[in-house]
Molecule: transfer RNA
Organism: Gemmataceae bacterium
Order: sequence, then structure tokens, then C1' cells
RNA sequence: GGCCUCGUCGCCAAGUGGUAAGGCAACGGUUUGCAAAACCGUCACCCCCGGUUCAAAUCCGGGCGAGGCCU
Repeated sequence: GGCCUCGUCGCCAAGUGGUAAGGCAACGGUUUGCAAAACCGUCACCCCCGGUUCAAAUCCGGGCGAGGCCU
């Protein structure tokens, strides 16, 4: 320098054009003599900017970052 893959809540992770699943953690509650466990509830416009579209996490372009391959 060229090419490929990836970037979603504190962590892991689904989603591949139509109001962002799930697990752990956290917080509130029920229960308990207190706690643990269990159960109920709450918690993200998706790395940034622009474009396409009635509608974008999802498609396109450009950045930034991470990993890999080639020389």
C1' cells in the first nucleotide's frame, strides 16, 4: 500500500427494509426474622457523517476503530 471480515444496552449476543429478541449484570418490588434463592417489573433510535426510500440497525458512499490475509 491492496483485499476481506467486523463495530447493536455495563458484558455476551440475535436481527439482513416496516414500532431492537434473549442471557448475565444493575435498579425497583414481592417473598423472608435477616439474607440467599425464586418470582414480577424497569433498562439501547444500533461507532460517526451523508445519500437512497413512504420507511434504514438493516441498502449505498465517505470517515473512525478492531481483527485477519497478501506484499